Context: one part of a larger RNA
Formats: sequence, structure tokens, C1' cells
RNA sequence: AGACGGGGACCCGCACAAGCGGUGGAGCAUGUGGUUUAAUUCGAAGAUACGCGAAGAACCUUACCUGGGCUUGACAUCCCAAGAAUCUCUCAGAGAUGAGAGAGUGCCCUUUCGGGGAACUUGGUGACAGGUGCUGCACGGCUGUCGUCAGCUCGUGUCGUGAGAUGUUGGGUUAAGUCCCGCAACGAGCGCAACCCUCGUCCUUAGUUGCCAGCACUUAGGGUGGGCACUCUAAGGAGACUGCCUGGGUAACCAGGAGGAAGGUGAAGACGACGUCAAGUCAUCAUGGCCCUUAUGUCCAGGGCGACACACGUGCUACAAUGGCGUGUACAAUGAGACGCGAUACCGUGAGGUGGAGCAAAUCUAUAAAACACGUCCCAGUUCGGAUUGCAGUCUGCAACUCGACUGCAUGAAGUUGGAAUCGCUAGUAAUCGCGGAUCAGCCAUGCCGCGGUGAAUACGUUCCCGGGUCUUGUACU
Repeated sequence: AGACGGGGACCCGCACAAGCGGUGGAGCAUGUGGUUUAAUUCGAAGAUACGCGAAGAACCUUACCUGGGCUUGACAUCCCAAGAAUCUCUCAGAGAUGAGAGAGUGCCCUUUCGGGGAACUUGGUGACAGGUGCUGCACGGCUGUCGUCAGCUCGUGUCGUGAGAUGUUGGGUUAAGUCCCGCAACGAGCGCAACCCUCGUCCUUAGUUGCCAGCACUUAGGGUGGGCACUCUAAGGAGACUGCCUGGGUAACCAGGAGGAAGGUGAAGACGACGUCAAGUCAUCAUGGCCCUUAUGUCCAGGGCGACACACGUGCUACAAUGGCGUGUACAAUGAGACGCGAUACCGUGAGGUGGAGCAAAUCUAUAAAACACGUCCCAGUUCGGAUUGCAGUCUGCAACUCGACUGCAUGAAGUUGGAAUCGCUAGUAAUCGCGGAUCAGCCAUGCCGCGGUGAAUACGUUCCCGGGUCUUGUACU
């Protein structure tokens, strides 16, 4: 100087407390451990692994296993020889592959024949290719975490033999090393804040695909004329600064008030200092070293990654009456769409099918659901719950056996609110309700990322648990 303390002082955080809803019990989904297996590919491991890499494992993916093949190779460059490229068909085979038949002669330069070149294919030779093989404890890059915590440092000066200290401590204040005052310090940098994006108010500009106040027509649909006032769209601006008032205070600042759409950081995002964990990743990529080279490379078929006594994590659905079911009826936003979204209509109980209006979309496409009204059920393992299983189907796809989703009929399991323990959340939040998107042929999505609808309760307080910051103290630790 640090680190640590069941030392002290001060302060903060959904850290506790006060509340609301969960997890832990059930069934299922998913990830992991374990076990099994020919293989169940690999990585991730307290917090910071476990719906994580994977924003899509039937084949492919795929790295694993079994079997069948290849050896200059599936891919790149160079050299030689031949052939245009390319397309179609037959046979063998699980396919990779092998054998055979046919069609076919292009482009550029030069040109009498011909020759050369580019591109592509086949054969050959070796230089080489190739490796998701090892090492993240050799590395780059990227990322998690402490933590959006308020810290981390430097120059000069001063002090100290020196390591170092001072500044950065102190008194206040702040979300903040934020600012004020003081001070052997005076300044500065990286962080904080602000500058950037979105939301909330207003104005200007603009008016189609959007809108409709008044007027006219109307098939009653902003449908048409018309209009751009309003909504909205999207570009520019205004607006908030403790600016004003009162009180406190030396000041910084604090408490209250006015006006205002918004008030003291208005809300949210992006943004993550010096560093820590030899944290994570050699399987995104890149890369040193090592290793394989008729195989640890590569092609193919089938299987596996989906196994199942069990254990854990994360979720979904429930256990019902603030509910289930039936009928009727209202109101969104974000986004997506041409190998696409697909309306009206018709067929089917339905998944879906036929068909193809419109739409490269403010124009066309997609029922919002909870809510509300009426009816029914009457507390039951039930008109709760939907697992499981049987049969029959639909769709995607070369192909749904291992191993897809969905539909109909039947079946109708556990489950009556969950032990010890444990998690999230402070406002348009929690809870609850649906909608959209990426990936994607389809989908095991209950996941993830977004969007809007309805919309709470509670916070006395900082003694305690956890984590963190500042100062100080002890130490046999570094």
C1' cells in the first nucleotide's frame, strides 16, 4: 500500500421489511446430471452452466455410430494431355458409384488448312489441399460478471531515507470524485452527467394509400364529389432551466408553491472507467505450437443426437364459481408478405380442400382475447382438469416406423393450492389477456424477441440477511 474481521462510523440497492404473484407437491414441455447404448457428437458448471451456443436435429443440418466407397481428394493455386460447355436416356446398386447409348459444337484473337486464349469437364504427376483433431493455461477478436457501482489515474509541486503519501482526506450536498466551502497543493485525463434515439405537449411544412367538421350525391361502405379543419403520418422547430415565488442555508443545495402536457435526472433505450475471476469461447471467425495424411481427410445409406430405474433447473396447463360451457356483441398495437400473404364464394363436423378478387402493400391479406350482455352448471374428482391410449383423417415433405404438427370421435390419469426452503416485482410496474415476428418445406415454440388491452397492493423504517461505496481501526495474511 492492499486484502480480510462473527471491529467501528456513515451511506446505497426489491437487500431486508410492507405487499402482490409464483417456484418447491401433480401432469406435460424443455435443458442438465446420471445411467444405458454401436453411438446416445461437442461445449457451457455457484452467483456469472442447466427453454444456454441451438432465431427450428425426420433426410440434410451432423461434428457421433454401423456398414459400403475414394485417395491430389468434397474445396483452392500451379503443370501436362484430351475434350466445348451442357442435356437426355438405359442397366447394376441401399446409395455413393460404376458400365453404356444418344444429342451437341458455342465465345474472343488470328485465319487457307489450322493455331492460340478465356471458361468448363475428364485423366495424370507432385508441390499441396483438408481436419468441428489437442491446447481458451500460447493468443486476437467477441462476451459474461462485479456494476451504470462511483470510482480509477496522471503531470508538476510538497512531505518521507524509502516503499509511498498528498491531491482523491475533512465539513456539507448529490443519483453521482455531483457541486460548494475549507485545505500544500495546483491542474488534467478515463469514468458520472450532457451531446444520440424513442415516448409524453404544442407549432410550422406537407395531404396519398391516411382523415371527414361543414356541404352535395349515395348502392348507406369516407363509397363518390369536395375539403386538409381534425386524427394520423414524418421532417423541422418550440418547450424544463431549480428559470419564477416563499421558507431554511455562508454557499452548494433542500422543503413547499405557482404556472405548465411534463418539475427537479419527466419516462425509457443505446452507452459499461482502471481492472477482477489464468471467467467463457481454438466448434462463428482468425491464429502460434503440436498431432493425422489410402486417414483424425472425404462421399454415401441407415441409425443416433429423441434411450430411461432415477435426481435437479427453467417453463406450460391445472386443481375451479372473481370459474367452466353456450349464444350474442365491442375495442388495439408492433410487425410480416411474391418460391409470398391470400379475400368473397363453394365443399367438409373439423384440420383442411377447390378456386384465385386484391396486394411488392398507410391502398390488399390475417375473427384480437380478456372485457360486456343473456342463459346454463350448484361445489362434485364435477359440464373442473386435460395427461394417456384406441380408431379415423388433414397438411408439409423424395420420405412422417424409429421421430412432425394439426383435426374428429372415443378414452378420460394425476391433481382439491403444495414440507423444509426459495424467486420476481415499486406504476402503466406486478398480475392477467390476446396479437405479431425471426429461424422455418413442415415442426415437437409452452422457448425467445417484440406489441398492445385490462390494470393493482405496499414501502413504518434500516435492527437484522445479501451485495456494494467512503473513512477509520486491528492483523501472526500478501
The prediction has a mean pLDDT of 84. A computed fold for a 478-nucleotide part of an RNA from an uncultured prokaryote, annotated as small-subunit ribosomal RNA, 3' major domain. Its Rfam family is "Bacterial small subunit ribosomal RNA". The full RNA is in RNAcentral, with records from Greengenes.